[in-house]
Context: one part of a larger RNA
RNA sequence: UGACGGGGACCCGCACAAGCGGUGGAGCAUGUGGUUUAAUUCGAAGCAACGCGCAGAACCUUACCAGCCCUUGACAUGGCCACGACCGGUCCGGAGACGGGCUUUCCCCGCAAGGGGCGUGGUGCACAGGUGCUGCAUGGCUGUCGUCAGCUCGUGUCGUGAGAUGUUGGGUUAAGUCCCGCAACGAGCGCAACCCUCGCCUUCAGUUGCCAGCACGUUGGGGUGGGCACUCUGGAGGAACUGCCGGUGACAAGCCGGAGGAAGGUGGGGAUGACGUCAAGUCAGCAUGCCCCUUACGUCCUGGGCUACACACGUACUACAAUGCUGUGGACAAAGGGAAGCUACCCAGCAAUGGCAAGCAAAUCCCGUAAACCACGGCUCAGUUCAGAUUGCAGGCUGCAACUCGCCUGCAUGAAGGCGGAAUCGCUAGUAAUCGCCGGUCAGCCAUACGGCGGUGAAUACGUUCCCGGGCCUUGUACA
Numbered sequence: 001u002g003a004c005g006g007g008g009a010c011c012c013g014c015a016c017a018a019g020c021g022g023u024g025g026a027g028c029a030u031g032u033g034g035u036u037u038a039a040u041u042c043g044a045a046g047c048a049a050c051g052c053g054c055a056g057a058a059c060c061u062u063a064c065c066a067g068c069c070c071u072u073g074a075c076a077u078g079g080c081c082a083c084g085a086c087c088g089g090u091c092c093g094g095a096g097a098c099g100g101g102c103u104u105u106c107c108c109c110g111c112a113a114g115g116g117g118c119g120u121g122g123u124g125c126a127c128a129g130g131u132g133c134u135g136c137a138u139g140g141c142u143g144u145c146g147u148c149a150g151c152u153c154g155u156g157u158c159g160u161g162a163g164a165u166g167u168u169g170g171g172u173u174a175a176g177u178c179c180c181g182c183a184a185c186g187a188g189c190g191c192a193a194c195c196c197u198c199g200c201c202u203u204c205a206g207u208u209g210c211c212a213g214c215a216c217g218u219u220g221g222g223g224u225g226g227g228c229a230c231u232c233u234g235g236a237g238g239a240a241c242u243g244c245c246g247g248u249g250a251c252a253a254g255c256c257g258g259a260g261g262a263a264g265g266u267g268g269g270g271a272u273g274a275c276g277u278c279a280a281g282u283c284a285g286c287a288u289g290c291c292c293c294u295u296a297c298g299u300c301c302u303g304g305g306c307u308a309c310a311c312a313c314g315u316a317c318u319a320c321a322a323u324g325c326u327g328u329g330g331a332c333a334a335a336g337g338g339a340a341g342c343u344a345c346c347c348a349g350c351a352a353u354g355g356c357a358a359g360c361a362a363a364u365c366c367c368g369u370a371a372a373c374c375a376c377g378g379c380u381c382a383g384u385u386c387a388g389a390u391u392g393c394a395g396g397c398u399g400c401a402a403c404u405c406g407c408c409u410g411c412a413u414g415a416a417g418g419c420g421g422a423a424u425c426g427c428u429a430g431u432a433a434u435c436g437c438c439g440g441u442c443a444g445c446c447a448u449a450c451g452g453c454g455g456u457g458a459a460u461a462c463g464u465u466c467c468c469g470g471g472c473c474u475u476g477u478a479c480a
Stems, first nucleotide, its partner, number of pairs: 001480002003477003007474002010471004015464002019427005026318002029315005034309002042053002064304004070298001073127001077126002079123006088103006106117004129293002132291001134289001138287002140282003143278001145276001150189006156165003169180003195270004201238001205233002209228001214225003241264001244258005320420001324379007336367003341360002346355003386417001391412007433456007
C1' cells in the first nucleotide's frame, strides 16, 4: 500500500422487510448428470454451466459408430505425359460411393505441321487435408463484479524509502454530481450530456384517412368525383432549464412545497460497460505458435447414433377448476413477414387439407377471425361437461424418404393431478399478474424455446436491526 475481520461509523441495491405471483408435489417439453450403448460426437460447471453454443439433429447438418471404398486425394499452386473435351443424356452391376458400356465432342494464331490457352485424365513428387492436442503459448470476441462510482496521471509539496498528498474533511447528489474548506494546482479514462425511441403541441407534404362540407352511385364497402380540415404517416424545428414563486440551508451546492404545463427536477425505455478481477469462457465460428496423424487422426458413401432410460437435478409449459369450463352471438390492437413467396374469393371435405384462381415486390394485395372481454344459454362442486397424459383406428401435409425419429386433423380412450415438505425465485407501475399476435432459423418440424408487439391491469414499501452484494472513511493483523 492492499486484502481480510462472526471490528466500528456512514450510505446504497427487490438485499431484507411490506405485498403479489411462482418454483420445489403431478403430467409433459427441454437441457444436464448418471447409467447404458458399436456410437449414444464435442464443449459449457457456484453466482457468471444446465430451453447454454443449437435463430430448426429424419438423410444432409455430423464432428460419433458399423460396414463398403479412395490414396497427390473432396479443396489450392507447380512439373511431365496423354486426350479433346468437361458437362449433359442413357444403359448395366452395386446399398451407395464407385466401376463399366453407348452417345455427345473446346477456343485462339496458322494453309498445314506445330504452338499457346482452357478443361479432363494419368503419373510421381513438392504438398494438400485434420471439428487431432494445448484457451495454462496466443489474437479476436464474450461473460462477470457492475451502469457499481470508481481508476489514474503531470507538476509541486511531504517522507531516508515503500509511498502519501491531490481523491481526505463539512454539506449535497443517482453519480469522484456539485459547493465550501484544505499543500496542493491542474488534467485524463469513467459519471452526466451529445445518439435512438415513446409521451404534448406546431410548420411543410398528402394515391392511407374523412359525408368533416358538396355531388354521384349503392350489391349501401370512401365505392366514384372531389378535398386535405381531422385521424394518421414520415422528415425538420420549438418545448423542461430547478427557468419562476415561497420556505430551508453557510449568503453556497442543494433540498422541500407551489404555480404554470402534455410532461418536473436524470420525464419513461434503449444503446452506451472506466482501470482492472476471475491463468473465467471459446484452438468446435474464425485466425494462429508448438506438438501429433499422413493408404490415415485425411476423404467419399450407405445405414445407424446424437431422440437410448432404473434414476437424480435445472429451466419452462399445462393443470388441479365456478373470479371456472362449455355452446351461440358481438367488439376493440400493435408490431412484423411475403416472389422457388403471402395467398383473397368460390367450390369439396366434420376437419387437417385439397381444387380453381384474383391481387400483391406491397400505408394499396395477402398472412389476418386477435384473445382475454361483453351478452345470452348449459354445467352445480363431482376426479366432474375439471384436467388432458397415454393408447387404438382412420386420414392430411412436407420431403428422394417420416420404422428407428416429423407435424397436423377426426373418432375413440381417458392417467396422474383436489394448490404442493424442507427450501427457494421474480417483481416497485403501465411494473407484477394475465391475454393473445408476429418474427428469425426453416422443405417440414418435435417452438411449451428465443427475440419482439400490443390488450386488460393490481398490491405494497413502517423502516434499515437482521441475511446477501456493493461504495467510502476508520481500526486491528503473526496474511500478500